[in-house]
RNA sequence: AUAAAAGAUAGAGGCGCGUCUUUAAACAGUAGCAGGAUGAAGGUUGCCGCAACCGUUGAGAGCUUGUGAAAGGUAAAGUCGCCGAAGGGAAUGCCUGGCAAGCGUUUACCUGGUCAUAAGCUGCGAACAGCAGUAUGACUGUCAUCAUACAAUGUGAUGGAGUGCUAUCUGAUGA
Numbered sequence: 001a002u003a004a005a006a007g008a009u010a011g012a013g014g015c016g017c018g019u020c021u022u023u024a025a026a027c028a029g030u031a032g033c034a035g036g037a038u039g040a041a042g043g044u045u046g047c048c049g050c051a052a053c054c055g056u057u058g059a060g061a062g063c064u065u066g067u068g069a070a071a072g073g074u075a076a077a078g079u080c081g082c083c084g085a086a087g088g089g090a091a092u093g094c095c096u097g098g099c100a101a102g103c104g105u106u107u108a109c110c111u112g113g114u115c116a117u118a119a120g121c122u123g124c125g126a127a128c129a130g131c132a133g134u135a136u137g138a139c140u141g142u143c144a145u146c147a148u149a150c151a152a153u154g155u156g157a158u159g160g161a162g163u164g165c166u167a168u169c170u171g172a173u174g175a
Base pairs, nucleotide, nucleotide: 001173006170007169008168009167010166011165014083016082017081018080020078021077022076023075024074032067033066034065035064036063042054043053044052046099047098048097086111087110088109089107090106091105092104093103094102112140113139114138115137116136117135118134121133122132123131124130142160143159144158145157146156147155148154149153
């Protein structure tokens, strides 16, 4: 004097994120199955269509007697993988006659994270639990700017977003 872009590695946020297993409550005395009476024409998948089948030798619904689940979701504990963890949107594939649902893939689209509110927001759900979205608010982490204090950081205000932030190394040496 140069030290920038870029790259690699490792970390931080906290009721932090997601998977799996076990247990428990709830699902629910529900669905289903068998019977009974009533009744009278439809019924069979989450929806539509097509086809087939069942049904007046009595369908479906409701009532009643007996029997009687499960899954998804939730809570706790444990395990594993992690900090765009992950979730959502969009596109696309599998499945289907089609839609929805479910699973997978892609994505320089959105979200820093957590919590609460909504019973009179939307969807899923048995549910007023919960999940996802949207909106609002609070808390919290990080960086930037400003102010203040003063002894290496604290406090306050405003604002931004994770393609962020911090640390180390490379870049990158020379006198």